The RNA shown here (transfer RNA) has 72 nucleotides and comes from a Candidatus Falkowbacteria bacterium.
[in-house]
RNA sequence: GCCAGCGUAGCUCAGUGGUAGAGCAGUGGUUUUGUAAACCAUUGGUCGCGGGUUCGAAUCCCCCCGCUGGCU
Numbered sequence: 001g002c003c004a005g006c007g008u009a010g011c012u013c014a015g016u017g018g019u020a021g022a023g024c025a026g027u028g029g030u031u032u033u034g035u036a037a038a039c040c041a042u043u044g045g046u047c048g049c050g051g052g053u054u055c056g057a058a059u060c061c062c063c064c065c066g067c068u069g070g071c072u
Stems, first nucleotide, its partner, number of pairs: 001071007010024004018055001026042005048064001050062003
């Protein structure tokens, strides 16, 4: 330099055009002499940046940035 994949909550990841979610973690509570575990509730997101298409974009298209792999 070329090609492919990926970028969504603190972490691991779903969500492939129509209200952004799960598990773990965090916080509060129940239980316990206490801790852990278990159970209940709850906080947390400009969906990597910018632009385009669309009535409507995390999702489709383009540029850029970052990460991973392959080729040279």

Lineage of the source: Bacteria > Bacteria candidate phyla > Candidatus Falkowiibacteriota. Its Rfam family is "tRNA". From the family's description: Transfer RNA (tRNA) molecules are approximately 80 nucleotides in length. Rfam links the family to the GO term triplet codon-amino acid adaptor activity.